[in-house]
Context: one part of a larger RNA
RNA sequence: ACGAACGCUGGCGGCGUGCUUAACACAUGCAAGUCGAGGGCGUGGAGCAAUCCACGACCGGCGAACGGGUGCGUAACACGUGAGCAACCUACCUUGAUGCGGGGGAUAGCCGGCCCAACGGCCGGGUAAUACCGCGUACGUUCUUUGAGAGGAGUCUCUUGAAGAAGAAACCCUUCGGGGGCAUUAAGCGGGGCUCGCGGCCUAUCAGCUAGUUGGCGAGGUAACGGCUCACCAAGGCGAUGACGGGUAGCUGGUCUGAGAGGAUGGCCAGCCACAUUGGGACUGAGAAACGGCCCAGACUCCUACGGGAGGCAGCAGUGGGGAAUCUUGCGCAAUGGUCGAAAGACUGACGCAGCGACGCCGCGUGCGGGAGGAAGCUCUUCGGGGUGUAAACCGCUGUUGCCCGGAACGAAACGCCAGAUUCGUCUGGCUUGACGGUACCGGGUGAGGAAGCGCCGGCUAACUCUGUGCCAGCAGCCGCGGUAAUACAGAGGGCGCGAGCGUUGUCC
Repeated sequence: ACGAACGCUGGCGGCGUGCUUAACACAUGCAAGUCGAGGGCGUGGAGCAAUCCACGACCGGCGAACGGGUGCGUAACACGUGAGCAACCUACCUUGAUGCGGGGGAUAGCCGGCCCAACGGCCGGGUAAUACCGCGUACGUUCUUUGAGAGGAGUCUCUUGAAGAAGAAACCCUUCGGGGGCAUUAAGCGGGGCUCGCGGCCUAUCAGCUAGUUGGCGAGGUAACGGCUCACCAAGGCGAUGACGGGUAGCUGGUCUGAGAGGAUGGCCAGCCACAUUGGGACUGAGAAACGGCCCAGACUCCUACGGGAGGCAGCAGUGGGGAAUCUUGCGCAAUGGUCGAAAGACUGACGCAGCGACGCCGCGUGCGGGAGGAAGCUCUUCGGGGUGUAAACCGCUGUUGCCCGGAACGAAACGCCAGAUUCGUCUGGCUUGACGGUACCGGGUGAGGAAGCGCCGGCUAACUCUGUGCCAGCAGCCGCGGUAAUACAGAGGGCGCGAGCGUUGUCC
């Protein structure tokens, strides 16, 4: 010093922090949805109707690749740091340029029929779209051919021409002013991919390792370079400056210690990486080889009509188990942030709060003043007396905290609505919104009242006597104590140290 544990003890508050072990198995609930201003339906309600409102599944869009968890694996370009990509990608967002013409065929939902224990599935009919597919057009763009200029870092890069070829789109709302969207393209922000220099564990009781291995021509593949993959050719490549093997381990900012150098460490918070029951695989997509998606195999659990199905807490709570040991199946979206939406808003176990634990740090209290050469009790005694000790009683006072009563926040400003102004971008004023919480805080009342322990006292090391015990019982970190006067065992009186803590154990410096 600690994410600690154990023993004794325990008044309050603030801020932190809490499965270090079984990446063991998990009951239950919740943790990712949203959009009707993309589309057609169904049900309910209102209406004479047109139509409107609410809810529902379906098609469609965006999100679900973020956020949250864990540290299994990994000694590696995984991480840190510094460079490079003339070898790359990028949805949403910002800025600019150019467009949104005209057609078509389906399908879910729905209706009818059928199979099924369940999960679910099949057939027929018919329907819509910002779903899907052609056609026209092409400012940029891509490809082929070709010209000029500039530059460089090898294959080249940039600027500017010409010819040919290819490739787009989707509409919705409207107060008719406009708003939102779609397509192509350029640049940017932010994000990612790849390559390299350097840096950071142990082991030689691991000394040789390597066949896609090392390089090349070509091809495939990728967003992209590359043995990344493949055919062929060559025989290379690495290694005592430690290859290869084995062991251990997520890395860093940091943290602890130390005068520093260094040593140890990587929990909480932040960045990166890896993983999501074990192993493998691809699909969709701008982005995944995807924790709460799919498929296959294994183990396990559950349901079954035995034919077959369902599941994955290393999300938040919670349960069993393991363990010396680690919390509530709480409240709220009020704030911050995220997704969707034009917005209202919806969702959000992210987050904000509350609960439990002296687990840690910090602060406060358990009273203050007066009060005898000094009560009682206890204790020691040379029996005279000494100690506990101003300690108590008693007198006076205060009111932290606790308890009771009253008042009562900041966190909230927006979005939106209303009004006004407006260069139509927006601005100003008012109203609205609080889980925590009737909480913090403030005021009043009450009354010393409810609030002290733990370890030690032989030396190291601050603190001494009596009794009991008699190498016994026991103590002990080291030296060592105990065999009849033990300051070392046990108890008592007294003392020393720290104090809501004090000791012990473990680990690091």